This is a predicted structure of a 92-nucleotide RNA (c-di-GMP-I riboswitch aptamer) from Dehalobacter sp. Its mean pLDDT, the model's own confidence on a scale to 100, is 82. The model forms 95% of the base pairs in the Rfam consensus.
[in-house]
RNA sequence: UACGAGUUGGUGUAAACUUCGUGAAAGUGAAGGACGCUAAAGCUAUGGGUCUAAGGCUGCUUGUAAGUGGCUAUGAUUGCCAGGCUGCAAGU
Numbered sequence: 001u002a003c004g005a006g007u008u009g010g011u012g013u014a015a016a017c018u019u020c021g022u023g024a025a026a027g028u029g030a031a032g033g034a035c036g037c038u039a040a041a042g043c044u045a046u047g048g049g050u051c052u053a054a055g056g057c058u059g060c061u062u063g064u065a066a067g068u069g070g071c072u073a074u075g076a077u078u079g080c081c082a083g084g085c086u087g088c089a090a091g092u
Stems, first nucleotide, its partner, number of pairs: 005092001007090003012037002017032006035079001042085003046082003049077003055072007
């Protein structure tokens, strides 16, 4: 000096909830707010899990059409678990 592990510190972030927006929904953006997390609760939907079902397929009810059920991500979730990428200070 570089790499890896863990310790301490300093920072950083932001759950629930409320308001406005957005979306078919799950969810999500901004503001307020802090349950927690802390070098990864930083980024990434790559694998698994979970959530939703607009559209598609199909059944039932009923009659010239509508209602309703089931299955299905191409939708979502990184603060569900892993993988990949990036990555503070001090000293061990």